This is a predicted structure of a 130-nucleotide RNA (SAM riboswitch aptamer (S box leader)) from a soil metagenome.
RNAcentral holds the sequence, with entries from MGnify.
Model confidence (mean pLDDT): 83 of 100.
[in-house]
Order: sequence, then C1' cells, then structure tokens
RNA sequence: CUCAUCGAGAGGGGCGGAGGGAAACGGCCCUGCGAAGCCCCGGCAACCGGUCGAGAGUCGCGAUCCGACGCGGCCCCCCGGCAUGGUGCCAAGUCCGUCUGCUGGCGAGAGCCGCCAGCAGAGAGAUGAG
Repeated sequence: CUCAUCGAGAGGGGCGGAGGGAAACGGCCCUGCGAAGCCCCGGCAACCGGUCGAGAGUCGCGAUCCGACGCGGCCCCCCGGCAUGGUGCCAAGUCCGUCUGCUGGCGAGAGCCGCCAGCAGAGAGAUGAG
C1' cells in the first nucleotide's frame, strides 16, 4: 500500500502497585473489593494453514443409437463441520462523539444560522491475509 472483517463470543491465578479505556479534546465508564505491564493456566473465535463432508466444475472409465445415469480422480472457487498448527482476542458497538449528507425537533424561525436527536457515509483505528 491492497483486500476482508469489526452490534456476536470468551477469565481465573501469581508478581506488580496507580493508573486504564489507541492519540488530542469533550463525554461516559473501569480501577486499592487492586489499573497498566509481565508470567502461568483456561477459554472464545474460525482470518491463514490442516482436515472431513456436500455442491458446482472438470478429467478418465463404464453405460447408451445419442443420452440420462453410475464409479473413480482432480479441484482456483462456493457452502458447512472439526479444532491439533500460525496469529488474534477474552468490560461497555472499535465505549460514545469530533468531518459530511439527509430527516425530525427547538429557537421570533420560511430561508440562512445555532443547538439537540436519529439514520447513512467518510475519516481514523484494530485484527487477519497478501
């Protein structure tokens, strides 16, 4: 840099000793009933690898007037199962907002503008694969 996914899921112990939720700001939370970090064990998930099954495709053989059909092999791909390898993850939607658009409400309020709410998208980030 490219692609895919991100409202689901899964925690105990030891060391440690005050912070943590990516960064900034705002909010809201977690935390001396013990934060971050490190270690051990356990678990979740199914991205990659592996494996099993089914489908489609394709090749071979059989079958046949041609076929339908049957058997076997392969299989980039699609679908599903397993979990023993490589990662990842195990508070809250990626905790929420920030930028844009639309809709609704409020303001004296049709338009412009401001605030609030909802929805969609972008951006940023995380994880995997390349």